[in-house]
RNA sequence: CGGAGUGGGCGCAUGAUCGCUGGCGGUUUCGGCUGCCAGAGGAAAGUCCGAACUCCGCAGGGCAAGGAGGUUCGUAACGCGAACCAGGGGCGACCCUGGGAAAGUGCCACAGAAACAUACCGCCGGGCAACCGGUAAGGGUGAAAUGGCGAGGUAAGAGCUCACCGCUCCCGUGGCGACACGGGAGGCAGGGCAAACCCCUCCUGGAGCAAGACCAAAUAGGGAAACGUUUGAGGGCGGCCCGUCCGAAGUUUCCGGGUAGGUUGCAUGAGGUGCCGGGCGACCGGCAUCCGAGAGAAAUGAUCAUGGCCCGUCAGGGUACAGAAUUCGGCUUACAGCCCACUCCAUUUU
Numbered sequence: 001c002g003g004a005g006u007g008g009g010c011g012c013a014u015g016a017u018c019g020c021u022g023g024c025g026g027u028u029u030c031g032g033c034u035g036c037c038a039g040a041g042g043a044a045a046g047u048c049c050g051a052a053c054u055c056c057g058c059a060g061g062g063c064a065a066g067g068a069g070g071u072u073c074g075u076a077a078c079g080c081g082a083a084c085c086a087g088g089g090g091c092g093a094c095c096c097u098g099g100g101a102a103a104g105u106g107c108c109a110c111a112g113a114a115a116c117a118u119a120c121c122g123c124c125g126g127g128c129a130a131c132c133g134g135u136a137a138g139g140g141u142g143a144a145a146u147g148g149c150g151a152g153g154u155a156a157g158a159g160c161u162c163a164c165c166g167c168u169c170c171c172g173u174g175g176c177g178a179c180a181c182g183g184g185a186g187g188c189a190g191g192g193c194a195a196a197c198c199c200c201u202c203c204u205g206g207a208g209c210a211a212g213a214c215c216a217a218a219u220a221g222g223g224a225a226a227c228g229u230u231u232g233a234g235g236g237c238g239g240c241c242c243g244u245c246c247g248a249a250g251u252u253u254c255c256g257g258g259u260a261g262g263u264u265g266c267a268u269g270a271g272g273u274g275c276c277g278g279g280c281g282a283c284c285g286g287c288a289u290c291c292g293a294g295a296g297a298a299a300u301g302a303u304c305a306u307g308g309c310c311c312g313u314c315a316g317g318g319u320a321c322a323g324a325a326u327u328c329g330g331c332u333u334a335c336a337g338c339c340c341a342c343u344c345c346a347u348u349u350u
Stems, first nucleotide, its partner, number of pairs: 002345009012307007020039008041321001045332002048330005053208004060242004065204005070084005085098005099199002104197002106193003120139002122135005147165002150162003166188001167186008212264004222255006234246003271290008308319004
């Protein structure tokens, strides 16, 4: 100097004038006026997970359904995060993946002789030949063809035999564990797919702030039907069953009519920041300090000027993705341009 990898951050600023909303004051003739403070994010987005909170009286057991999936830890919890283990990719920093194919069923197009099993070419033996027998080491097809490689053996071959590797099982050592290392035994269960059905382990009440609570008002406390009143109708609980509860007399359905207004929920939190301690880490604990939107049909703005950053020789141009609506922890997606830290590769120079 160039190219990469991982993590983090900024993403316009200031001033003036005018305007809007909330909070805390002062004042008021209760109409209002006025001072100070604050006012949209890293994703507010997607509505994909998990919860807090509210209601269903409680929220039991089973089936079904759904979700997760290496081990250990973190967390309120999670499908999230951290550390580690194994396999794979990369020269590397690093990145990706993760229960089971020996319980069963199913699929693997085309090509190829054959894709739950076999012989097209080839090799060997017999035979004049046609052909018969043996073979799966060599060739071909394919993503994949009776574990790989080497030697021996054989008519030619084959785990047929042996050594090494792979695989399975056992033992020892280390580790909380997934596993690793070492030793031994066994010729050894045809390949892949479970984001195929399935099996194993673990988890799961429902609905959602338009949840709910309170106040006021209005109408026609209207009409009809079915079932039922201890032989218990109907309802509650995502689906079904069991159980249980309400219902001791009502329940449900249909037709018709009225209202849909106001207040609240509404931001003090699994909260932010700083320091100290523990831990490899995610994170946990302690002390101190701060209170940084709460609209209500939707406020958080408009204009002017100066400057910052980027592109450009100048003139000039650009300044991203995008806006709260109960809140929080994650994941995923979008983002003009810029900055920081550490690490890797390669070139040159010393």

This is a predicted structure of a 350-nucleotide RNA (Bacterial RNase P class A) from a Deltaproteobacteria bacterium.
Rfam family: Bacterial RNase P class A. Gene Ontology terms of the family: dimeric ribonuclease P complex, ribonuclease P activity and tRNA processing.
Lineage of the source: Bacteria > Pseudomonadati > Myxococcota > Myxococcia.
Its mean pLDDT, the model's own confidence on a scale to 100, is 77.